Overview: Predicted 3D model of a 356-nucleotide RNA (Bacterial RNase P class A) from an Anaerolineae bacterium. Of the family's consensus pairs, 98% are formed in the model. Rfam family: Bacterial RNase P class A. About the family: Ribonuclease P (RNase P) is a ubiquitous endoribonuclease, found in archaea, bacteria and eukarya as well as chloroplasts and mitochondria. By type it is a ribozyme. The source organism's lineage runs through Bacteria, Bacillati, Chloroflexota and Anaerolineae.
RNA sequence: CAAGUACGCUAGGUGAUCGCGGACGGUUCGCCGUUCGAGGAAAGUCCGCCCUCCGUAGGAGACGGCGCUGGCUAACAGCCAGAUCGGGGUGACCUGAUGGUAUAGGGCAACAGAGAAGGAUAUUGCCGUGCAGGUUCGCCUGUGCGGUGAGGGUGAAACGGUGGUGUAAGAGACUACCAGCGCGGCAGGUGACUGUCGCGGCUAGGCAACCCCCGCUGGGAGCAAGGCAAAGCAGGCGCAUUGGGGCGCUCCGUCCCGCAAAAAGCGCCGGGUAUGCUGCAUGACGGUGUGCGUAAGCGCAGCGCUAGAGAGAUGAUCACCCACGACAGAAGGCGGCUUACAGGCGAACUUGAGCG
Numbered sequence: 001c002a003a004g005u006a007c008g009c010u011a012g013g014u015g016a017u018c019g020c021g022g023a024c025g026g027u028u029c030g031c032c033g034u035u036c037g038a039g040g041a042a043a044g045u046c047c048g049c050c051c052u053c054c055g056u057a058g059g060a061g062a063c064g065g066c067g068c069u070g071g072c073u074a075a076c077a078g079c080c081a082g083a084u085c086g087g088g089g090u091g092a093c094c095u096g097a098u099g100g101u102a103u104a105g106g107g108c109a110a111c112a113g114a115g116a117a118g119g120a121u122a123u124u125g126c127c128g129u130g131c132a133g134g135u136u137c138g139c140c141u142g143u144g145c146g147g148u149g150a151g152g153g154u155g156a157a158a159c160g161g162u163g164g165u166g167u168a169a170g171a172g173a174c175u176a177c178c179a180g181c182g183c184g185g186c187a188g189g190u191g192a193c194u195g196u197c198g199c200g201g202c203u204a205g206g207c208a209a210c211c212c213c214c215g216c217u218g219g220g221a222g223c224a225a226g227g228c229a230a231a232g233c234a235g236g237c238g239c240a241u242u243g244g245g246g247c248g249c250u251c252c253g254u255c256c257c258g259c260a261a262a263a264a265g266c267g268c269c270g271g272g273u274a275u276g277c278u279g280c281a282u283g284a285c286g287g288u289g290u291g292c293g294u295a296a297g298c299g300c301a302g303c304g305c306u307a308g309a310g311a312g313a314u315g316a317u318c319a320c321c322c323a324c325g326a327c328a329g330a331a332g333g334c335g336g337c338u339u340a341c342a343g344g345c346g347a348a349c350u351u352g353a354g355c356g
Stems, first nucleotide, its partner, number of pairs: 001352005007346004012321007020037007039327001043338002046336005051222004058252004063218005068082005083098006099213002105211002107207002118159001123152002125148010160178006179203002181200008226278004235269005243257004285304002288301005322325001
């Protein structure tokens, strides 16, 4: 210098004029002045919470969610660091999977194939043997029975691999080595796990993103939640006796009401209202310095606070400068994830080339 990897930051600036909303002050109630006024994603509404109500407070089941280890956090399906097994890249690095040795149990596997999980299978082949026929007397052909899984063939997968012993032919049947699995010891690590040594012929494979099992965990509805004030209205009907109702699936428990006639409960019909305040902006807040930590993050000090509508504000024009300006607009709040995004900046690392 070029190409890249991974991370963080930024998101045109300044001035003038007009316009819009909030707060404060002034006012001759017409307005005037000062000050403040979107984002890193305000978005999708996919997770997790705060907050609020469901009169109070529980247990069991059903149903759902999550799932390697350690840490962070209010919490999470998030983040950080790590482990094992794979995939990609020359590399920096990126990326997928991971509760259950699938011997708790059930279930599943297209096509091909004789046979697809049962310690299975017998098509061809190999071996033994009975019978029949042939014979050059060595055997050959056909057929039945038995043994075999070593050879061929099918398949994604055929029930460890290679050499040897063994045998009628064979086979972990036995043996040496290798691979896997299980058990035990030692060493390291908080742990997932790793390294090493020994033992056991244990070799019965795959799918748990099929049910299931184990561990942890989850009540429902949502700011049009809800609270206060004001105004307005008209009530009627239905619901039970091992009753009705309440936390919004079931049961138990519990609470409230009722006890012969209906309500303060539930349901249906009808009637009234469409106002103000609050919730609602000081918070798991931001950035600075510092200490701890590999990091996510945590502690301490001092500083700052600057949208808050309810038909819903944040815009337009002009001038100058530059690197010529992307995606996009708050509606209770917060932490994440995902998606969209022009240009620019910073520090680190990798590969290649050149120069000293």